Source information:
Predicted 3D model of an 85-nucleotide RNA (transfer RNA) from Chlorobium sp. NCBI's taxonomy places the organism under Bacteria, Chlorobiota, Chlorobiia, Chlorobiales, Chlorobium. The coordinates come from a structure-prediction model, not an experiment, and the mean pLDDT is 81. The sequence was found in a public genome assembly. Rfam family: tRNA. Rfam links the family to the GO term triplet codon-amino acid adaptor activity.

RNA sequence: GCCAAAGUGGCGGAACUGGUAGACGCGCUGGACUCAAAAUCCAGUGGGUGAAUAACCCGUGUGGGUUCGAGUCCCACCUUUGGUA
Numbered sequence: 001g002c003c004a005a006a007g008u009g010g011c012g013g014a015a016c017u018g019g020u021a022g023a024c025g026c027g028c029u030g031g032a033c034u035c036a037a038a039a040u041c042c043a044g045u046g047g048g049u050g051a052a053u054a055a056c057c058c059g060u061g062u063g064g065g066u067u068c069g070a071g072u073c074c075c076a077c078c079u080u081u082g083g084u085a
Stems, first nucleotide, its partner, number of pairs: 001084007010026003019068001027045006046058004061077005
């Protein structure tokens, strides 16, 4: 250089045939239990504005495109991994 695969929360990892993104697990926060802790159980947990668990806006590597609608399809680029000369 060329070919292929992958990129989604703090981390791992789902998301069917394009139709409410973040299930589930870990972690973290608060609570229960305990003399105290571990373990276990319950609740919460993307970002911004906001007094707010309201409401609104943004968010799937980056930038475009297709579509009523894109994490999913198309194009270019970036990064990682594997193969190849």